[in-house]
RNA sequence: UGUCCCGGGGAGCGCUGCAACAGGAUAUCCUGCCAGGCCCGGGACAGGGUUAAGACAAAUCGGCAACGGCGCUCGCGAACC
Numbered sequence: 001u002g003u004c005c006c007g008g009g010g011a012g013c014g015c016u017g018c019a020a021c022a023g024g025a026u027a028u029c030c031u032g033c034c035a036g037g038c039c040c041g042g043g044a045c046a047g048g049g050u051u052a053a054g055a056c057a058a059a060u061c062g063g064c065a066a067c068g069g070c071g072c073u074c075g076c077g078a079a080c081c
Base pairs, nucleotide, nucleotide: 001046002045003044004043005042006041007040008039009038010074011073012072013071014070015069018037021032022031023030024029036067
């Protein structure tokens, strides 16, 4: 870094529908489904870098996300009256 799995990013309802996925058609379309696909943390596997003017790990202290079409409802926190 990539893939997969798990957890977290408060919750619910309705609508539209891109990508992905499934099916049908065949160069490109139709139908279905569809608003966590993004980020953070952990694990497994694979690959890459590094070999010390440094790297990795552990411990202690402190702090803690940013985002996610449209509409509505609830919850939580802050501010103001």

SAH (S-adenosyl-L-homocysteine) riboswitch aptamer from Acidihalobacter aeolianus, 81 nucleotides, folded computationally.
The coordinates come from a structure-prediction model, not an experiment, and the mean pLDDT is 76.
NCBI's taxonomy places the organism under Bacteria, Pseudomonadati, Pseudomonadota, Ectothiorhodospiraceae, Acidihalobacter.
The sequence is in RNAcentral, with records from Rfam.
Its Rfam family is "SAH (S-adenosyl-L-homocysteine) riboswitch aptamer". Rfam links the family to the GO terms S-adenosylhomocysteine metabolic process and regulation of gene expression.